[in-house]
RNA sequence: CCAGGAGACCGGGUGGCCGCCUCGGCCCCAGCCGGCCGGGGAGGAAAGUCCGGGCUCCACCGGGCAAGGGUGCUGGGUAACGCCCAGGCGGGGUGACCCGACGGAAAGUGGCACAGAAACCAAACCGCCCUUCCCACAGGGAAGGGUAAGGGUGAAACGGUGCGGUAAGAGCGCACCAGCGGCGUGGUGACACGCCGGCUGGCCAAACCCCACCCGGAGCAAGGCCAGACAGGGGGCUGCCAAGGGUGCCCGGCCCAACGCCCCCGGGUAGGCCGCUGGAGGCCGCGGGCAACCGCGGUCCUAGAGAGAUGGCCACCUCCCCCUCCGGCUCCUCACGGAGCGGGAGGGGCAGACAGAACCCGGCUUACAGGUCUCUCUGGCCAC
RNA sequence: GCGGCUGUAGCUCAGAGGAUAGAGCAUCUGUCUUCGGAACAGAGGGUCGGGGGUUCGAAUCCCUCCAGCCGCGCCA
Numbered sequence: 001c002c003a004g005g006a007g008a009c010c011g012g013g014u015g016g017c018c019g020c021c022u023c024g025g026c027c028c029c030a031g032c033c034g035g036c037c038g039g040g041g042a043g044g045a046a047a048g049u050c051c052g053g054g055c056u057c058c059a060c061c062g063g064g065c066a067a068g069g070g071u072g073c074u075g076g077g078u079a080a081c082g083c084c085c086a087g088g089c090g091g092g093g094u095g096a097c098c099c100g101a102c103g104g105a106a107a108g109u110g111g112c113a114c115a116g117a118a119a120c121c122a123a124a125c126c127g128c129c130c131u132u133c134c135c136a137c138a139g140g141g142a143a144g145g146g147u148a149a150g151g152g153u154g155a156a157a158c159g160g161u162g163c164g165g166u167a168a169g170a171g172c173g174c175a176c177c178a179g180c181g182g183c184g185u186g187g188u189g190a191c192a193c194g195c196c197g198g199c200u201g202g203c204c205a206a207a208c209c210c211c212a213c214c215c216g217g218a219g220c221a222a223g224g225c226c227a228g229a230c231a232g233g234g235g236g237c238u239g240c241c242a243a244g245g246g247u248g249c250c251c252g253g254c255c256c257a258a259c260g261c262c263c264c265c266g267g268g269u270a271g272g273c274c275g276c277u278g279g280a281g282g283c284c285g286c287g288g289g290c291a292a293c294c295g296c297g298g299u300c301c302u303a304g305a306g307a308g309a310u311g312g313c314c315a316c317c318u319c320c321c322c323c324u325c326c327g328g329c330u331c332c333u334c335a336c337g338g339a340g341c342g343g344g345a346g347g348g349g350c351a352g353a354c355a356g357a358a359c360c361c362g363g364c365u366u367a368c369a370g371g372u373c374u375c376u377c378u379g380g381c382c383a384c
Numbered sequence: 385g386c387g388g389c390u391g392u393a394g395c396u397c398a399g400a401g402g403a404u405a406g407a408g409c410a411u412c413u414g415u416c417u418u419c420g421g422a423a424c425a426g427a428g429g430g431u432c433g434g435g436g437g438u439u440c441g442a443a444u445c446c447c448u449c450c451a452g453c454c455g456c457g458c459c460a
Stems, first nucleotide, its partner, number of pairs: 001380004005375006012317007020041008043354001047365002050363005055219004062251003068215005073087005088102001089100004103210002108208002110204003125151002127147009159177006178200002180197007223274004232265006244256003267459003281300008320349007328341005385456007394409004402440001411427005433449005
């Protein structure tokens, strides 16, 4: 200098003029409206609504499910999680590093099209070998048997490679490798390492399923108060049985009910106030922890709405982009010349991405012009 | 805000792990006809909404984005 890796962050600024929403004070007003002054006013994702909670209501949610949904290596963190951290294992990369829906296929059921002789109790098509017989001879054929080493098909053919062995073969024997099982050691654990045993076909659970753990339902259109308008009708029920409703089902109680409950059709309304924003909150310091995170102390923080305000114009600055010129380094080339990357000067353009809170938080995912910082991170080239 | 559904040819729809993805209508060509329609014969036409994954194999199973549609308020 080039090419990368990891982590953290920003995502315009200043001034002037004109506007929008809201709060406080003052003036005007019976009040509404209005005027003046002052304060505050979007994001890293406010988004998708994919998870998890707070909060509120469902009278309470007690038990179960051979019902449903979800999660799925291990250990931690957390209010909780499908999130985060650390570790293990597997995969990718020269490397820094990155990625992983990663429990169980020796519980059971099921599937493996086409091709192929045979595909899930494996299987002799070609080939190889042995015996017997025939033709009559470097050989060919028939019958019976052995064989999964070779060919061929396939995504997959019953461990792989080699040596021995054999009629030919075969874990038949041996060495190494892969897997499985047992034992030992280390580790909280996932696992790792070592020894022993010839024990040896797979794949699919993002097929049913098994195992472990988690889950009551609804959602601020929750819910409460006030005001206003209209038009009721039909059906099923309840004081004892039965039946209905209580947001999957069952059981158990329990609760609801004639000024009542449930379902259907029809009608009216689209108002005000509360909930409402200060919270598992941000920053700094100290301490604990590898880390996620936790504890203590200090300090800081006013969007909260009516289908919905936070904007527009001008000037300057900076970031950035384009053009021209000058000079440098590296590479290609015999050379002419060309390509790439920094630097300086001048001129022009000029904030230009994704995107707009709506009850509130923690995550994930997706979108994003341009830019900044850190690294005792990696690889390559050059010079000293 | 919450819940649910859909996306396959120009249109309407089948397809539910084993295909070169089909059917009807539409389009085009030919036959028939003086011409046209109808009929008959044939042909073309597909990112299965996009991307990624599981699997030997995906329209189908899983994840994630995108687009569209529907229903939910309160009072009586």
Predicted 3D model of RNase P RNA and transfer RNA as a complex of 460 nucleotides. It holds a member of the Rfam family "Bacterial RNase P class A".